[in-house]
Molecule: transfer RNA
Organism: Gemmataceae bacterium
RNA sequence: CAGGACGUAGGAAAGCCUGGGAAUCCGCCGGUUUCGGGAACCGGAAAGCGUGGGUUCAAAUCCCACCGUCCUGA
Numbered sequence: 001c002a003g004g005a006c007g008u009a010g011g012a013a014a015g016c017c018u019g020g021g022a023a024u025c026c027g028c029c030g031g032u033u034u035c036g037g038g039a040a041c042c043g044g045a046a047a048g049c050g051u052g053g054g055u056u057c058a059a060a061u062c063c064c065a066c067c068g069u070c071c072u073g074a
Stems, first nucleotide, its partner, number of pairs: 001073007010026003020057001028044005050066005
């Protein structure tokens, strides 16, 4: 320098092709149970999706640029 993959709650991770309610697991909070803790069960909080712009009635999803990590080639 060129090509490719990835970036989504505290951690992991699906959703992206085919635009319209952001799952799930761990963790966290509350309750039941227990002498207490753990486990189990029930309930709950927390992210608008790497950044900026565009298209659209509507963008995590489509388009463009940029940033970061990794891989390949020169």